[in-house]
This is a predicted structure of an 84-nucleotide RNA (transfer RNA) from a Candidatus Doudnabacteria bacterium.
The coordinates come from a structure-prediction model, not an experiment, and the mean pLDDT is 82.
The organism belongs to Candidatus Doudnaibacteriota, within Bacteria.
It was read from a public genome assembly.
Rfam family: tRNA. The family's RNA type in Rfam is transfer RNA. Rfam describes the family as follows. Transfer RNA (tRNA) molecules are approximately 80 nucleotides in length.
C1' cells in the first nucleotide's frame, strides 16, 4: 500500500441493543486494630469551579448522525498483527 486488531480514571480493565461513564481489581486517603508496624476490617476516591447546594468538563484528535454516542459513519494519529 491492502486487510485485521486495539487506544476508556493514577495502573489493569468493565460498560450488553445507543441510554446513570469509570463496575472490579491494584494503588491512594483517612479510621479501625497494633508497644509499633504488617497483615486485615471499615469508609472514601475521575477532573475542574463552589462555602454548601450544586453545575460543568472527560473514552487517542478532529469532525458527522442522533432527543441521547466508550458503542454507529468520515477523516487523521499511535499500537500489535496478516497479505503484498
Nucleotide at each position: 500500500g491492502c486487510c485485521c486488531u486495539g487506544g476508556u480514571g493514577g495502573u489493569g480493565g468493565a460498560a450488553c441493543u445507543g441510554g446513570c461513564a469509570u463496575a472490579c481489581a491494584c494503588g491512594c486517603a483517612g479510621c479501625a486494630c497494633u508497644u509499633a508496624a504488617a497483615a486485615u476490617g471499615c469508609u472514601g476516591u475521575g477532573g475542574c469551579c463552589g462555602c454548601a447546594a450544586g453545575g460543568c468538563c472527560u473514552u487517542g484528535a478532529g469532525g458527522g448522525u442522533u432527543c441521547g454516542a466508550g458503542u454507529c459513519c468520515c477523516u487523521c494519529c499511535c499500537u500489535g498483527g496478516g497479505c503484498a